[in-house]
RNA sequence: GCCAACCGCAGGGGGCGCCGCAAGGCUGAGAUUCACCGGCACGCGCCGGGUUGUCCCCUAGAACCUGAUCCGGGUCAUGCCGGCGGAGGGAUUGCGGGUUGCGUUGCGG
Numbered sequence: 001g002c003c004a005a006c007c008g009c010a011g012g013g014g015g016c017g018c019c020g021c022a023a024g025g026c027u028g029a030g031a032u033u034c035a036c037c038g039g040c041a042c043g044c045g046c047c048g049g050g051u052u053g054u055c056c057c058c059u060a061g062a063a064c065c066u067g068a069u070c071c072g073g074g075u076c077a078u079g080c081c082g083g084c085g086g087a088g089g090g091a092u093u094g095c096g097g098g099u100u101g102c103g104u105u106g107c108g109g
Base pairs, nucleotide, nucleotide: 001102002101006097007096008095009094010093011058012057013056014055015054016053017026018025019024034050036049037048038047039046040045064089065088066087070083071082072081073080
C1' cells in the first nucleotide's frame, strides 16, 4: 500500500411454506400484519395487488423465479431430502471500518 472473510450505512432484488377447528406442531435464515383494494365462492376461505413486519441476497449471483400439477425417496403434510442444475433467468451496487494474508520500501540484527 492492497485487501478475502466479517461489521456498519445507503441503494437495489427476493421469499414468507406445510399440517391442525384451535391450541399448537414440522423443516428452516425466514416461514406475515391488516376491520386495505379487486375478483371468485357465498362456507372455512382461495387468487391477484397493496401494506406492516421479518429473514435472506446483490455476478465470487441456488437469495429468488421458470421448468413444475416434474422425477425418485420420505412424511400426517409440505421444495421435507435428493435429482433437475457444468439448464435458463435474476438485483448486477457505492462508501466506511476491518482481520488473515499478499506486495513493496526503510531501519536493526

Model confidence (mean pLDDT): 79 of 100.
A computed fold for a 109-nucleotide RNA from Chthonomonas sp. UBA2785, annotated as TPP riboswitch aptamer (THI element).
NCBI's taxonomy places the organism under Bacteria, Bacillati, Armatimonadota, Chthonomonadaceae, Chthonomonas.
The sequence was found by an Rfam model in a public genome assembly.
Rfam family: TPP riboswitch aptamer (THI element). From the family's description: Vitamin B(1) in its active form thiamin pyrophosphate (TPP) is an essential coenzyme that is synthesised by coupling of pyrimidine and thiazole moieties in bacteria. The previously detected thiamin-regulatory element, thi box was extended, resulting in a new, highly conserved RNA secondary structure, the THI element, which is widely distributed in eubacteria and also occurs in some archaea. Analysis of operon structures identified a large number of new candidate thiamin-regulated genes, mostly transporters, in various prokaryotic organisms.